[in-house]
RNA sequence: AGAGUUUGAUCCUGGCUCAGAAUGAACGCUGGCGGCGUGCUUAACACAUGCAAAUCGCACGAGAACUCUCCUGCUUGCAGGAGAUAGUAAAGUGGUGAACGGGUGAGUAAUGCGUGGGUAAUCUACCUUUGAAUCGGGGAUAACAUCGCGAAAGUGAUGCUAAUACCGGAUAACAUCAAUUAUUCUUCGGAAUUAUUGAUCAAAGAGGACCUCUACAUGUAAGUUCUUGUUUGGAGAUGAGCCCGCGUACCAUUAGCUUGUUGGUAAGGUAACGGCUUACCAAGGUUAUGAUGGUUAGCUGGUCUGAGAGGAUGAUCAGUCACACUGGAACUGACACACGGUCCAGACUCCUAUGGGAGGCAGCAGUGAGGAAUUUUGCGCAAUGGGGGCAACCCUGACGCAGCAACGCCGUGUGAGUGAUGAAGGCCUUCGGGUCGUAAAGCUCUGUCAAGUGAGAAGAAAUUGUAUUGUCUUAAUAUGGCAGUAUAUUGACGGUAUCACUACAGGAAGCACCGGCUAACUCCGUGCCAGCAGCCGCGGUAAUACGGAGGGUGCAAGCGUUAUUCGGAAUUAUUGGGCGUAAAGAGCGCGUAGGCUGUUCAUUAAGUUAGAUGUGAAAUCCCAUGGCUUAACCAUGGAAGUGCAUAUAAUACUAAUAAACUUGAGUAUGGGAUAGGGAAGUGGAAUUCCUGGUGUAGCGGUGAAAUGCGUAGAUAUCAGGAAGAACACCAGUGGCGAAGGCGACUUCCUGUACCAAUACUGACGCUAAGGCGCGAAGGCGUGGGUAGCAAACAGGAUUAGAUACCCUGGUAGUCCACGCAGUAAACUGUGAACACUAGGUGUAGCGGGUAUUGACCCCUGCUGUGCCGAAGCUAACGCAUUAAGUGUUCCGCCUGGGGAGUACGGCCGCAAGGUUAAAACUCAAAGGAAUUGACGGGGGCCCGCACAAGCGGUGGAGCAUGUGGUUCAAUUCGACGCAACGCGAAGAACCUUACCUGGGUUUGACAUCUCGAAAAAUUUUAUGAGAAUAAAAUGUGCCCAUAUGGGAAUUCGAAGACAGGUGCUGCAUGGCUGUCGUCAGCUCGUGUCGUGAGAUGUUGGGUUAAGUCCCGCAACGAGCGCAACCCUUAUCUUUAGUUGCCAUCAUUAAGUUGGGAACUCUAAAGAUACUACCCCGGUUAACGGGGAGGAAGGUGAGGAUGACGUCAAGUCCUCAUGGCCUUUAUGCCCAGGGCUACACACGUGCUACAAUGGAAUGUACAAUGGGUCGCGAUUCUGUAAGGAGGAGCUAAUCUCAAAAAACAUUUCUCAGUUCGGAUUGAAGUCUGCAACUCGACUUCAUGAAGUUGGAAUCGCUAGUAAUCGCGGAUCAGCAUGCCGCGGUGAAUACGUUCCCGGGCCUUGUACACACCGCCCGUCACACCAUGAGAGUUGGUUGUACCAGAAGCUGUUGAGCUGACCUUAAAUGGAAGCAAACAUCUAAGGUAUGGCUGAUGAUUGGGGUGAAGUCGUAACAAGGUAACC
Repeated sequence: AGAGUUUGAUCCUGGCUCAGAAUGAACGCUGGCGGCGUGCUUAACACAUGCAAAUCGCACGAGAACUCUCCUGCUUGCAGGAGAUAGUAAAGUGGUGAACGGGUGAGUAAUGCGUGGGUAAUCUACCUUUGAAUCGGGGAUAACAUCGCGAAAGUGAUGCUAAUACCGGAUAACAUCAAUUAUUCUUCGGAAUUAUUGAUCAAAGAGGACCUCUACAUGUAAGUUCUUGUUUGGAGAUGAGCCCGCGUACCAUUAGCUUGUUGGUAAGGUAACGGCUUACCAAGGUUAUGAUGGUUAGCUGGUCUGAGAGGAUGAUCAGUCACACUGGAACUGACACACGGUCCAGACUCCUAUGGGAGGCAGCAGUGAGGAAUUUUGCGCAAUGGGGGCAACCCUGACGCAGCAACGCCGUGUGAGUGAUGAAGGCCUUCGGGUCGUAAAGCUCUGUCAAGUGAGAAGAAAUUGUAUUGUCUUAAUAUGGCAGUAUAUUGACGGUAUCACUACAGGAAGCACCGGCUAACUCCGUGCCAGCAGCCGCGGUAAUACGGAGGGUGCAAGCGUUAUUCGGAAUUAUUGGGCGUAAAGAGCGCGUAGGCUGUUCAUUAAGUUAGAUGUGAAAUCCCAUGGCUUAACCAUGGAAGUGCAUAUAAUACUAAUAAACUUGAGUAUGGGAUAGGGAAGUGGAAUUCCUGGUGUAGCGGUGAAAUGCGUAGAUAUCAGGAAGAACACCAGUGGCGAAGGCGACUUCCUGUACCAAUACUGACGCUAAGGCGCGAAGGCGUGGGUAGCAAACAGGAUUAGAUACCCUGGUAGUCCACGCAGUAAACUGUGAACACUAGGUGUAGCGGGUAUUGACCCCUGCUGUGCCGAAGCUAACGCAUUAAGUGUUCCGCCUGGGGAGUACGGCCGCAAGGUUAAAACUCAAAGGAAUUGACGGGGGCCCGCACAAGCGGUGGAGCAUGUGGUUCAAUUCGACGCAACGCGAAGAACCUUACCUGGGUUUGACAUCUCGAAAAAUUUUAUGAGAAUAAAAUGUGCCCAUAUGGGAAUUCGAAGACAGGUGCUGCAUGGCUGUCGUCAGCUCGUGUCGUGAGAUGUUGGGUUAAGUCCCGCAACGAGCGCAACCCUUAUCUUUAGUUGCCAUCAUUAAGUUGGGAACUCUAAAGAUACUACCCCGGUUAACGGGGAGGAAGGUGAGGAUGACGUCAAGUCCUCAUGGCCUUUAUGCCCAGGGCUACACACGUGCUACAAUGGAAUGUACAAUGGGUCGCGAUUCUGUAAGGAGGAGCUAAUCUCAAAAAACAUUUCUCAGUUCGGAUUGAAGUCUGCAACUCGACUUCAUGAAGUUGGAAUCGCUAGUAAUCGCGGAUCAGCAUGCCGCGGUGAAUACGUUCCCGGGCCUUGUACACACCGCCCGUCACACCAUGAGAGUUGGUUGUACCAGAAGCUGUUGAGCUGACCUUAAAUGGAAGCAAACAUCUAAGGUAUGGCUGAUGAUUGGGGUGAAGUCGUAACAAGGUAACC
């Protein structure tokens, strides 16, 4: 520091995801040791048991027992007594403490917390210090005893008693209060101090020692002294209360809240200010700088993260607040409204004798429950701290330790060296090897940890006792205080840390991952299954992605996963983002608050700046040093703490105040421009209607029609009239307006902007949340109006349908007036204002200058409105002085797509609806710009038997052949638009053959290897359908040789390795092939342009069959294609003449034979044609048109030749081949059957339907080819197919072989025929082991359909179509098919509008699997979340009322009463208690609201789902342009 993911690819926008760090964690697998930390985040849920707050006998009274000892009695084991136990235990009165410490985070958005201040508005037990005092009395009461009640808890009555318990009294000020006086300070409100007077208020003793004084005279106390306590002051310290400034979460779909409310006066209350409370008076207070309400939450130091700013968090430690089962309340006390106190109410649990009682772990352990989840019912007060005590000491689940837990951090170990034969084994393998791997074994060492044995700390210093020194108090050498010395005493942890020794490599490694991100790869299994997955995505038979294995990578006593936080994320942007098209500028203006604001001078010093002071707790972080062997951890010191407050200084800027200025802004004067607005009036053209005339059969409408109108007279035409609406030409990216918008003419009223020149005001300005106003079309209300147009509606068409597009009609509406509504793609998709930053060229308005008689022209200023363009900006497109450039100010808005501009709520509206505006859920994208393709019922150019022009067919018939379908035991398999279907198959009777039935066989029909035997081989017989089985006979080759034998080949037998498979996968493949297409295209290097994909070149202008060539050009070159080179053919030359040829010369029946080498022909080498020549056109080009010559002329004709690629095209059944399957079978052999079936459908052909013909006879002319297992002549024979026979020929020699159409003559005469030949019968021929299923041919007989073929469709442009025959391959036989050959031999092409296919350029695109694309909505089904819903049911809260526990306060207080007063006494008084009443008030209840949750028949839309249904709305002109 980035990476993955939208696309075919690119750039951008934008979300999602990952890599990092962290955690009080949990889960999975695994687990050696130690140190230091940490450990209920959930149910503030309920709790058994034990402990957690006691202590003081130096405040007080009283005071056991067990047990032991002794004594007595005697019924020798009992009773009594004394002593010890013991002034002990337990209990009580009293004092102090229990308000600390410990726990938890429910509540609380401020009665809290943080920070800084104030308290002149306050309190403070214990503690320190400093004054004064501590006098003298009284009456009770618990304990206890007795008697009761009660189950218990407990409690009553009577009686006794003490105090540092309680109560009077005395004394008292420097205390408090009141009055007066003075001084000082002051925040001007008061405060402090001084003096005087008056009033009020105290107390308690205990312990030790002593005898100086006094009294008794041993010594003691009434005395003295010390310590301590008590009372009352001052001061301090500590702690607490209260107040103020600032900071402190989210929601405005919470906008108004408030009646003790805000203030005042008086009183009360409090430690204290205060509406804190009450009465009265006033009507205030608070809020957009967010009140009130709701939701959530303890706050902070800090912690985690981050470069920082920030964000998240608030465990442990520390500060603070709140709470203690829930709610309320007070008491006591220095402090509480009190965790281990009280009272009441409620819920819950327990006990109960049912009458009544008891309880509160959010203390430490522990239990249950909840939960993914969190420990021992441990030891000790040794240390630190706390309470009590004079002290000893006691208490202390605070605390110190130990235990459990890898929960975290840190440290350490599981060994080190050597060791190649690269062992065994595993895995992989191309079978060679590679790898685990120096790893192991082996050899040599070491001894950390763990184990054992032994030694063994620091943490301990105080207090106290004893001894002693000094000093103080004192009468004192006593006692005591203070300071010191010596000694004694105290350790839970713990026999722990640590150390030494012993012995052994021995006891100690796992987890995750290995497709990319992201370090790390192979095999097997599985087969869209099982599964994985953080994102992208893997898995459908060769998975580096699933599972296992081997290997590797990473971390390591841990490793992964999950959850959460920050980061990355500049993805809320202060640092540090945006808004033309990606999300985003409000439709427009006026203007309030707010924000910002020109120049100069002065003052102040609020902001600002500087240093200073106080504070910013400790811990933490950082730095340094130090202590544990190191580290974590800990200690000491420093720094930091960006903040707040105080005071001082500075004055540039901002601000405030005061004064001035003119350039911003405005006003006045003079002009012209204007569809700017409002009102009234006027006008002509057109449409429609009405009236009348002329006139006659149609009009109208459309792609074509029909509905409609018209003989009752339309349309057309003429004249007149009526009505409403809109204003042609002018008219212009011209004008005006803020926008919406505004267009005939005239008048009236009225607005803005602009220009020119001067004068005036003096910052009066800009923007603008709320607010107010304007605001197209459509819509609503009321009343008018209605010519044309025209939603709805009706009819006619179109269509599969057509609730549409088209047509004929037609109502709201459109128009006017007055209201409402308030939205638009209200768009320049661009907020307003100001300033600055090259130009060029139009246009509108108003000026200036020069010149002119004048108009133009020319130069120039301001304002508006366009185009092009530099810099700059931008993702690109583009913008560019009218910015989307560079800056300033203010406002509005955005933060992934969908859900959704929707729901709910609020506001507005008559309604329609508008405005404000979510969430659940769901996806990994959605999107912008540009690129390359592809596509378009887009455009342009061009080509092709593509159409057209022609000729002949197919589709109808019969037959042949192939396919589908059906059938079958099987009808083997493949091929399916063009590009499957006379295709694989150049030939299924057996074979072929792969299929079926049946019979056999298992190392096999075939190959290699090992062993054994035998030459090979040939013939015959039997059985069987055959395969095969059984038997017999004949027979001994080649090479080497040591003469035994060995080798090669062949056969047989045995065993296994293996063979075999036309079994599967053509979607694992090679090869081959088809197709676009013989179309003209497809690319590369370098350069240039672009951020990039890419572009350029290859486009453009011409031209061509052609990316063929020329010209131009940021391109220059090159490659594969095109063309040419190759073959055939057409002409000629040369050479060569046999089997071919024959002009000349002989010859013959015959090129038959001489001969010839001219010709034809054959087959070899050459030549020829290149737009070379001429004319014209064209850019002096390429090239085109015409012509000459030439056998041939513009690639002469034909063939071979098939670019990059497309179709997962075809073929595993030609061949080859991976993988899978099979192995007594899916292999192999055999017989028979099938591939030849047959209601039907299609393709390709043949033959026809006839006279351009049929039949008969005669006559003529080819070429390509084939032939020895062959072609087979002459001859004979048969009606014929054929047969007999066998000359010649291994072929320019012989032969197949007759060419046929044609030509000549005759006949038939338009008919189902002398056409046509199917079908069938009979008889034959040939091939072949064999023609039944199932061959071809012949003869005789039979003589179907068919009379030119619907929609549709095919081929062909010249030696072509058409027509005629011939040959060949395959082949025993079998062709109408296929491949070739020649004969005869046409017609037509105006042309490119249209159909089909293709090429180039351009355009649009939401397509890229590329239009056979993409994609929308309803409906049906399933699931999910959500809205409404008669309601139902919870929570919370408001209001009104009822009721009212405990308690405080007040009133009353008849009843009761010890202390004080009074009385001789009784009594009375004072003071108090019970009780009652009243105010307040918790729970509770009734009624009625608000908010919120759950649920609800039904219902609404939404989302997601596999290949459902219906249509085809959008994307191309998407077939009616789309959209609002």
Molecule: small-subunit ribosomal RNA
Organism: uncultured prokaryote